Description
This is a predicted structure of a 546-nucleotide part of an RNA (large-subunit ribosomal RNA, domain I) from Kandleria vitulina. Rfam family: Bacterial large subunit ribosomal RNA.

[in-house]
Context: one part of a larger RNA
RNA sequence: GGCGUAUGGCGGAAGCCUAGGCACGCAGAGGCGAAGAAGGACGGAGCAAACACCGAAAUGCGUCGGGGAGCCGUAAGCAGGCAGAGAACCGGCGAUGUCCGAAUGGGGAAACCCGCAUGAGCAUGACUCAUGCAUCCCCUGCCGAACACAUAGGCAGGGAGAGGCGAGACGCAGGGAACUGAAACAUCUAAGUACCUGCAGGAGAAGAAAUCAACAGAGAUUCCGUAAGUAGCGGCGAGCGAAAGCGGAGGAGCCCAAACCGUCUUAGGACGGGGUAGUAGGAGCCGCAGAAAGCCGAUCGAAGCAUCAUAGCCGAAGGCGCUGGGAAGCGCCGCCGGAGAGGGCGACAGUCCCGUAGGCGAAAUGGUGGUAGAGGGCGAGCGGAGAUCCUGAGUACGGCGGGACACGAGAAAUCCUGUCGGAAGCAUCGGGGACCAUCCCGAAAGGCUAAAGACUACUGCGUGACCGAUAGCGAACCAGUACCGUGAGGGAAAGGUGAAAAGAACCCCGGGAGGGGAGUGAAAGAGAACCUGAAACCAUAUGCCU
Numbered sequence: 001g002g003c004g005u006a007u008g009g010c011g012g013a014a015g016c017c018u019a020g021g022c023a024c025g026c027a028g029a030g031g032c033g034a035a036g037a038a039g040g041a042c043g044g045a046g047c048a049a050a051c052a053c054c055g056a057a058a059u060g061c062g063u064c065g066g067g068g069a070g071c072c073g074u075a076a077g078c079a080g081g082c083a084g085a086g087a088a089c090c091g092g093c094g095a096u097g098u099c100c101g102a103a104u105g106g107g108g109a110a111a112c113c114c115g116c117a118u119g120a121g122c123a124u125g126a127c128u129c130a131u132g133c134a135u136c137c138c139c140u141g142c143c144g145a146a147c148a149c150a151u152a153g154g155c156a157g158g159g160a161g162a163g164g165c166g167a168g169a170c171g172c173a174g175g176g177a178a179c180u181g182a183a184a185c186a187u188c189u190a191a192g193u194a195c196c197u198g199c200a201g202g203a204g205a206a207g208a209a210a211u212c213a214a215c216a217g218a219g220a221u222u223c224c225g226u227a228a229g230u231a232g233c234g235g236c237g238a239g240c241g242a243a244a245g246c247g248g249a250g251g252a253g254c255c256c257a258a259a260c261c262g263u264c265u266u267a268g269g270a271c272g273g274g275g276u277a278g279u280a281g282g283a284g285c286c287g288c289a290g291a292a293a294g295c296c297g298a299u300c301g302a303a304g305c306a307u308c309a310u311a312g313c314c315g316a317a318g319g320c321g322c323u324g325g326g327a328a329g330c331g332c333c334g335c336c337g338g339a340g341a342g343g344g345c346g347a348c349a350g351u352c353c354c355g356u357a358g359g360c361g362a363a364a365u366g367g368u369g370g371u372a373g374a375g376g377g378c379g380a381g382c383g384g385a386g387a388u389c390c391u392g393a394g395u396a397c398g399g400c401g402g403g404a405c406a407c408g409a410g411a412a413a414u415c416c417u418g419u420c421g422g423a424a425g426c427a428u429c430g431g432g433g434a435c436c437a438u439c440c441c442g443a444a445a446g447g448c449u450a451a452a453g454a455c456u457a458c459u460g461c462g463u464g465a466c467c468g469a470u471a472g473c474g475a476a477c478c479a480g481u482a483c484c485g486u487g488a489g490g491g492a493a494a495g496g497u498g499a500a501a502a503g504a505a506c507c508c509c510g511g512g513a514g515g516g517g518a519g520u521g522a523a524a525g526a527g528a529a530c531c532u533g534a535a536a537c538c539a540u541a542u543g544c545c546u
Stems, first nucleotide, its partner, number of pairs: 001545009014532002016496002020467002022464007029456002031165002039100003042055003046078002050074002052059001061094006070082003105114003115133007122125001135162002137159007170201001171199005181188001185235001211218002222249005232240002253448003256392001260273005278426001280391004285384004294378003299374002305369006312360003318333005334351002336340001342354003397421008407433001428443005483490002503530001506517004
């Protein structure tokens, strides 16, 4: 020196544990904000750094309920208090709520600086306090240019109008890539994806046939399954990819414009009545009937009622002995069960505690249901003749250029429109995949519309052949912290004494750190660098080899 063995040190694997995560289910909620949000800054305790809570009325105030013996947060200290005249704690409704922040009197390098008007106070001041003073929009009134009327504009009054935030979610719309794939690449693909923007809601969008079918028929929209990887599209490459029909979820249908009538009119029109269709309907004309009972799925909605939520409450049944530090273990003998889910208690508890099954409960506020009522609608027309009037125009449609349709210009219908052209008027018009005819289906150029269906930041309950501290969220722990970066941004490590602190009085060595006794404890080789304590590595001792 090497190898082995033993004993220690160091180290923190593995085991066990869980306070935290992850995923999903059901239900709730789906918003907050100028009545100042989200988020912050700075403050507030007798002593107070942080977190939590609160706001100058600051660790809290009022009130109404719950609760029932303790309390003054985490947090154990000192000091001092509160509480059966009901504190603490929990819930409802209120009060207060500095400064910044949409931030809104003006400014600004957020949490600061500087005002104006009115009112109040007494201490009359360079005082204090209160209120108002942004912009846009809407309504009303007045004034009123160039420019005659007018318009623009101005002023005043009124408005719980808007603004900003929110889940990297979901929806619709306006814009809109590239990598990639095609084994290169340009059409194509990726993909109308990512991303940017606008707007909205608890959902959004769509929606009541100018539909689809095919000689039979269906009857708004949406979503799921199927049809079907079919029909098709496609440098017919890569790849893209329907629809009808059928089976389900759900189910709802309505209102204007116009003709005509009336009122008003600054003669443009406004308002009221009327009217809303495709076997056309309506107006107008003729004839008949003549109005109520009743109904309302979409508007609002009082009191009371019901129900739910926001605190809570009741809730069965076990003793003895043994081992042990400790009984829930073991033994013996019982009991309850609409409760033998689960958690805790010194080891493994139906019967010890919290609970569980099953029941009960609200002064206050809110949700929902349906109700009186309001408002509106339906009920509420029928028949006839007829072709006088109406039935959405720079529209339909066409050319050119694009885009969307599964469909890449194709035989290319259908839909949208930048540009140019441009109808018909119900004897009409559109569609049925070029186009024409026959036939069939429908009525565009106005609008509204629940449910089924997408999502989950948030609340409650529950579940797991989910994780168990290098896992599971980045974060079980004071984490979006420390730290890094000019910045956008990046982003950790870090859990476990014990049943209980009983956390080691006192003595000894030492400056201390640390240790030895003593004591506590079942255990201290559980001593806070604390459960167990692997390996690497280090040390000491020793056997063998060199």